[in-house]
């Protein structure tokens, strides 16, 4: 170093009030945002220097979920963004206003409870195998 491979270990967050017989489901406010990829030239720290950390929920690609299938596989579905700045170059940065969120249960649920001690994109580390 890899169009190979084994094992193991990770591998999803978030609420209060108020109304009411009854709602963590309504209503006000408020919190929350899987994996990779793309401006790592941006942003934060720190050093003499070489660094260390962080950076798209709403783009692309996945995966979960969900339907189809006896069942794998496999196919289908699969949610949301605009306006301004900078700039060569941004739907990631900077300022502003917006939106969005599987199934099953309950007073209607992104935030409770359950399938779930379950799966899994992918991470990491320590091998093997070529070279």
């Nucleotide at each position: 170093u890899g169009a190979u491979u084994g094992u193991u270990u990770c591998a999803g967050g978030g609420g209060u009030g108020g109304u009411g017989a009854a709602a963590g489901u309504c209503c006000a406010c408020a919190c929350c945002g899987g994996a990779g990829g793309u401006a790592a030239u941006g942003g934060g720290u720190g050093u003499u220097u070489u660094g260390c950390c962080u950076u798209a929920g709403u783009c692309c690609u996945c995966g979960a979920c969900c339907a189809c299938g006896a069942a794998a596989a496999g196919u289908g579905c699969u949610g949301a963004u605009u306006c301004g700045g900078u700039g060569a170059g941004a739907u990631u940065c900077c300022g502003a206003a917006a939106c969005c969120g599987a199934c099953g249960g309950u007073a209607u649920a992104g935030u409770c409870c359950g399938g779930a001690u379950g799966g899994a994109a992918g991470a990491a580390a320590c091998g093997a195998c070529a070279g």
Molecule: FMN riboswitch aptamer (RFN element)